[in-house]
Context: one part of a larger RNA
This record gives sequence, structure tokens and C1' cells, in this order.
RNA sequence: GGCUACUGGUGGAUGCCUUGGCAUCAAAAGGCGAAGAAGGACGCGUUACCUGCGAUAAUCCUCGGCGAGCUGGACAAAAGUGUCGACCCGAGGGAUUCCGAAUGGGGAAACCCGGCAGUCCAAAGACUGUCAUCGCAAUCUGAAUAAAUAGGGUUGUGAAGCGACACCCGCUGAACUGAAACAUCUUAGUAAGCGGAGGAAAAGAAAUCAAACGAGAUUCCCUAAGUAGCGGCGAGCGAAAGGGGAAUAGCCCAAACCGAGAAGUUUUUCUUCUUGGGGUUGUAGGGCUGGCAAUAAAGAGAAUAAGAACCUUAGCUGAACCUAGAUGGAAAGCUAGACGAUACAAAGUGAUAGUCUUGUAGGCGAAAAGGUUACUUUACUCGAGCCAGUUCCUGAGUAGGGCCGGACACGUGAAACCCGGUCUGAAUCUGGGGAGACCACUCUCCAAGGCUAAAUACUACUUUGAUGACCGAUAGUGAACAAGUACCGUGAGGGAAAGGUGAAAAGAACCCCGUGAGGGGAGUGAAAUAGAAUCUGAAACCAGUAGCUU
Repeated sequence: GGCUACUGGUGGAUGCCUUGGCAUCAAAAGGCGAAGAAGGACGCGUUACCUGCGAUAAUCCUCGGCGAGCUGGACAAAAGUGUCGACCCGAGGGAUUCCGAAUGGGGAAACCCGGCAGUCCAAAGACUGUCAUCGCAAUCUGAAUAAAUAGGGUUGUGAAGCGACACCCGCUGAACUGAAACAUCUUAGUAAGCGGAGGAAAAGAAAUCAAACGAGAUUCCCUAAGUAGCGGCGAGCGAAAGGGGAAUAGCCCAAACCGAGAAGUUUUUCUUCUUGGGGUUGUAGGGCUGGCAAUAAAGAGAAUAAGAACCUUAGCUGAACCUAGAUGGAAAGCUAGACGAUACAAAGUGAUAGUCUUGUAGGCGAAAAGGUUACUUUACUCGAGCCAGUUCCUGAGUAGGGCCGGACACGUGAAACCCGGUCUGAAUCUGGGGAGACCACUCUCCAAGGCUAAAUACUACUUUGAUGACCGAUAGUGAACAAGUACCGUGAGGGAAAGGUGAAAAGAACCCCGUGAGGGGAGUGAAAUAGAAUCUGAAACCAGUAGCUU
């Protein structure tokens, strides 16, 4: 030096564990904000951090719950507090510095500097309140310039900003890619940007479809169907009717006409505006005139209030061995016996507990705040017929047309229907649109105003409950730990590592060596090779001891 075995060191794999994650389901919730949000800065404790809170500062008041301890994580000392009900939990209120939309002006956020009014004050000064912009409404004023208008002032009211990279609507709108190249086409009206809204949004009560029969708003699902079609007829794109389901709900204006008021006027009168009634339709409907019936109910309500019921936001009750023996540090395991079960879900307790604790099944509960409803009542709102005549009304720069685009599954095509730009431009119920050029016939509907639950989409934000052939610390969130922390970057941004003593700190008094670190005794403990660098403690690697060998 090598090999083998053992004893250790180092190291932190493995096993076991779980405070944390992940996913799904159900229910709730689906917003917060000038009454100052989200997010921060700085403070508040005997306090460095987190949490909580805001000069009333780990908190104040009231109401309700609970019932013996409490002064957060956090384990010590000190000082307090509580059956005159603390702490804690829930509801309501109070208070809430400075920055931040940030809004008196400024600004390098958390700072600086003001105006006006009031209070205190001799003064200096302090404190309180208020003062941004824009839109809308009302009102007072008011130039050039007579009337007026622009402009200015005052008062009232609203907006702004954040949030979930989700869902929805609108505007703008690519390219890589595919076509085995590429230009029409495709990717795709996708990504991205902007604007807007709601708990859903959008759509919606036929100028719709259909086919000679009929249906009867919209939305969503299955189908029709990869069909009919479109397409450098390439790549590809791709319906609708109809059928079956989910859910169902219908309404209000404008106009004619009748009244009231105001303004203007060519003050016989007409026009305009405001407002009340009237009216809302396509087998046309309505107005007006006349006649009949009727005189206020039947009915409906998605609105409001009260009540009731139920739910949410604290809680309460809740069976059965304080069984025996042995083992053990410890019994819940074993042996023997007993009991409950509308409760043998689960978690904890010194090893594996139906009967020890918390719970579970079952039953009960709200002063206050909020919510829901197929309930009741009240008030309120809506809501009506027949015949005849008359021909007054029924949405105009609209429908339609030319040119150019877009969108329709449909690429200009035979290209209808729908939307936009531009130039034009009707009819008025004996009217008008559609049925895929166009015409006729027939059928069908009534545009140019508006509202409308449910069935549908989402949950990466928030809350509760349940579940898992999901993970178990190199996994699962980046984050089980002072994690979006430390650290890196001028910045946008990037972004870790790091869990486990023990049943209980009983965390090693005291003695010895040593400056100390550390160690040896002693003591605790079932165990200290469980000693805080702490469960288990693999391998690489390093030593020591023994044997063999060179």
C1' cells in the first nucleotide's frame, strides 16, 4: 500500500409523517370606489419580524352568543384583568394619520406651498371646515353688435379609478402557418389593441319561415350533415328548413283624434312646444260619427309596502365501561366480561378507542343585519265588447335604384336577402316587403321607434361544505418555513434555498478539562448513537481496530 470484516466520522438518500398544495362536485357570491377604493407609506406593544389596528391606533361603544379564564403568532419575566360575566365568536355603530382616481396649487408618491370662512388668541400662530376637472339640469349675467349668441358666475346632480390574463357586446385588426413553392384562398375576424356592460351578456315577440300542407318571439342542446352548396372546384370552407328536447311571456310608444297650458304669428285663425287622455294592429288595426251592450268587475302583474314562512351571518343539546387482569415508559393493542347505536363519518388523546375528548346521527336556536318565496293582506299598475258609416292615422332623406365595399356557409357569380360610403330617391291600405336574377300567378308578412325573465356562458377573484385508484418536502403552488421573501437587474423583469428532539422541555442543576468552541461525569427520560448541527440515518468519501497479503 491492497483486500476482507468490524467500529466510527461525514453526508442526507430511504422509510414514516403533514401544518401546504392540486383537482372535481354542490351551494353561495359575482363587485369595491369622491360617504375617498384596490394597493401602499408611516405609525400604534415594555417589541426586530409577521398578524391586527389607526393619534379612540394588537383597539372604542351597543346588542346577541358563550361561560372561566385572559393580555395575537410567541412558549420568559414583570404588571394587570375576569362570575358586577372578561377573553373569544357573530351583528350593528364609532373612529380610521399620509400617499394613492387623489380632486385647493405643485411634486422626485407617502412631501412642499396656499386662498376663503369660522374658533382660540395681545400677537405670532394653532385648529376645524371648504376650494380639481368634465358632462347634464336649472338659474343669474353677458362682448365685438341693436336683438341675440359666444363667454362668465351660482346651485343641484352624475362621472372618473381598481378588480378575474374568466365569461359577454362593439370598434380596430395581423403574421407565422396550410396550400407540400405562391399571389386569390387559408390561418381568422383568430392573436393583439381600444371602448362598454352585467351577474350573466347578447338576442327577442315576424315587413320570419314554409310550400300549396302548414308553423308561430328569442336562446341553448341532439339531429338533419360533413348533406345542400361555396372553392386557384386546389388546400380547404360549410349551412338552413324540418324533426326531437331544455325553458317558456309577452308588452310599451309614435301618429290620427279630444282637452289644458305656453310661445310665436299674416291675433277670422294658424303653427310650434310642453303636458293629460286616446291608441298599438295584418283572417289588417285604430281614430271620428251614429246605434246596441256596459258603467266595474272578471282577470293579470315582472312593481311597492307590511306580515308570514324559510335561509344566511354566532351557537346549544346529543347514547353507551372514570370495567378488570397481564405486558409496557404510556393501553386505545391482548385476555375476560358488560353496554349504546336514527350516532361503527372523522380527528385527537403517551401504541391500533362505537362507549376518554372534540365530534357524528337526530333534535333545537337570533337581540341585530341581510336574503328568498309557488303564501296572505293592502295599496298601486295594467286591463273591455258588437254593428254600420266615414277614409283621418299607422315610424322619409326612409324603402328602392346607380357606383364602390362589407357581411351572409355563398370567393361577383344567375346572386336574391342584410349592412355601410357616395350620388339619387318612392308609395300611403285600391298601400308596402318577402318567397335566391327577373316576370306573372299564388301564398305569406307589415320595415324605417322601444322594453322584455327562463332555458345558455364563466369562476385564474371571494366564501362554505364534500370528495379524490391526486402530491407527500428535488413531489405538490414559485412559496408547508419572516415567499413573490432573500438575492440579481438602471429598468421592464427574473427569482431561490430552507419541514420533523421528545408523550411531556422533563431543553441537561452541580462538578471537572478548556480562553472558547467542544468534551467528560452527574442528572432527566422508555430511549440522549432522541442533546437542540436533534426521527430514521443508505451510498460516495475519510479514519481507526483486527485478520490476511505485498